[in-house]
Predicted 3D model of an 86-nucleotide RNA (c-di-GMP-I-GGC riboswitch aptamer) from a Clostridia bacterium. Model confidence (mean pLDDT): 87 of 100.
RNA sequence: UUCGCUAAGGGCAAACCUGUCGAAAGCCGGGGACGCAAAGCCGUGGGUCUAAGGCCGUACAGGCUAUGACCGCCAGGCUGCCGGGG
Numbered sequence: 001u002u003c004g005c006u007a008a009g010g011g012c013a014a015a016c017c018u019g020u021c022g023a024a025a026g027c028c029g030g031g032g033a034c035g036c037a038a039a040g041c042c043g044u045g046g047g048u049c050u051a052a053g054g055c056c057g058u059a060c061a062g063g064c065u066a067u068g069a070c071c072g073c074c075a076g077g078c079u080g081c082c083g084g085g086g
Base pairs, nucleotide, nucleotide: 001085002084003083004082011036012035016031017030018029019028021026034072040078041077042076044075045074046073047070048069049068053065054064055063056062
């Protein structure tokens, strides 16, 4: 530097249940494993979710909107164990 999970030591933890926080999306704690060779970190680009607040509306119904969120959506950046190759 590149490829990979065959091996070794391991690591993370979906759905769901539960507790807290939050307007929600969702975060975090406990249980639990669908999977993951970066399912480690970063919200930089794209994408997706929510709409408290704001705006529109016959002020109803509803609609629009990120400053909120998702890194286990894709890409990118940074870092890393083991093994094979250069």
NCBI's taxonomy places the organism under Bacteria, Bacillati, Bacillota, Clostridia.